A computed fold for a 74-nucleotide RNA from Nephromyces sp. ex Molgula occidentalis, annotated as transfer RNA.
Rfam family: tRNA. By type it is a transfer RNA. About the family: Transfer RNA (tRNA) molecules are approximately 80 nucleotides in length.
The gene name in the source record is trnM-CAU.

[in-house]
RNA sequence: GGCGGAAUAGAGCAGUUUGGUAGCUCAUCGGGCUCAUAACCCGAAAGUCAAUGGUUCAAAUCCAUUUUCCGCUU
Numbered sequence: 001g002g003c004g005g006a007a008u009a010g011a012g013c014a015g016u017u018u019g020g021u022a023g024c025u026c027a028u029c030g031g032g033c034u035c036a037u038a039a040c041c042c043g044a045a046a047g048u049c050a051a052u053g054g055u056u057c058a059a060a061u062c063c064a065u066u067u068u069c070c071g072c073u074u
Base pairs, nucleotide, nucleotide: 001073002072003071004070005069006068007067010026011025012024013023020057028044029043030042031041032040050066051065052064053063054062
């Protein structure tokens, strides 16, 4: 240099196929239970979905470019 994959909450991931409320587990916070802690139960907070632009009534999802990371190849 060429090709492919990945980027979504503090962490790990799903959601992309078929555009239509942004979710799961752990962690965090509050409450319940307990003499108390853990475990367990209930609830809450936390996301400009890597960036910019485009298409569309509507974009995490489709298109273009760019950035970062990983792999293959010369």

RNAcentral holds the sequence, with entries from ENA.